[in-house]
A computed fold for an 81-nucleotide RNA from Firmicutes bacterium UBA5473, annotated as NiCo (Nickel/Cobalt) riboswitch aptamer. Of the family's consensus pairs, 91% are formed in the model. Its Rfam family is "NiCo (Nickel/Cobalt) riboswitch aptamer". A reference for the family is Furukawa et al. (2015), "Bacterial riboswitches cooperatively bind Ni(2+) or Co(2+) ions and control expression of heavy metal transporters", Mol Cell. Its Rfam clan is "NiCo_riboswitches". The organism belongs to Bacillota, within Bacteria. The sequence was found by an Rfam model in a public genome assembly.

RNA sequence: GAAUCUUGAUAAGAGCAGGCGGUCAGCGUCCGCUGAUGCAGCUGGGCCACUAUGGCAGCAGGUAAGACCUGUGGGACUUUA
Numbered sequence: 001g002a003a004u005c006u007u008g009a010u011a012a013g014a015g016c017a018g019g020c021g022g023u024c025a026g027c028g029u030c031c032g033c034u035g036a037u038g039c040a041g042c043u044g045g046g047c048c049a050c051u052a053u054g055g056c057a058g059c060a061g062g063u064a065a066g067a068c069c070u071g072u073g074g075g076a077c078u079u080u081a
Base pairs, nucleotide, nucleotide: 011079012078013077016075018043019042020041021039022037023036024035025034026033027032046056047055048054058072059071060070061069062068
């Protein structure tokens, strides 16, 4: 110096799952609700703790801003410094 293997971030990717959205059908108090559908538009997620209907960061909304409030808070895979 090269190759291989392992690990691999507070960095990324995505046609996994999931969530949101869209589309179709039905219903409707016409705000919306239910079911189906990958269609690939967005997201796809770090933890702590053990007692569990628990908690933190983060994200979305409310708010002139902030405090504060509400909701959410996430399983896996691949690549790389």